[in-house]
RNA sequence: UCUUAUCUAGAACGGCCGAGGGAACAGGCCCCAUGACGCCGUAGCAACCGGUCUCAAAUUUUUGAGACGCAGGUGCUAACUCCUGCUCCGCCUUUGGCGGAGGGAGAUGAGA
Repeated sequence: UCUUAUCUAGAACGGCCGAGGGAACAGGCCCCAUGACGCCGUAGCAACCGGUCUCAAAUUUUUGAGACGCAGGUGCUAACUCCUGCUCCGCCUUUGGCGGAGGGAGAUGAGA
């Protein structure tokens, strides 16, 4: 970089640091010297991969469904991916607002 699945659930304390941070741009909204963000440690959450088991199908080891946290590889632990931005549809009190679907971008896993 490409493909694919998921993204409204869940889970925080301590130490260090010291000013911005919430991916980028814009707008909004929020977090932050009662120390954010980041790093480290520990704890936890979850169940993508891996593992174990059950069932079914196929048949020469695979496929599908389900269960188990197993703690092996990741991931995650403010706010829906914090919200909006583009397109379409519906409704309304129509320079707009609200709702829905999709797209774009992004994050994470798996594969290439």

This is a predicted structure of a 112-nucleotide RNA (SAM riboswitch aptamer (S box leader)) from a soil metagenome. The model forms 97% of the base pairs in the Rfam consensus. Its mean pLDDT, the model's own confidence on a scale to 100, is 83.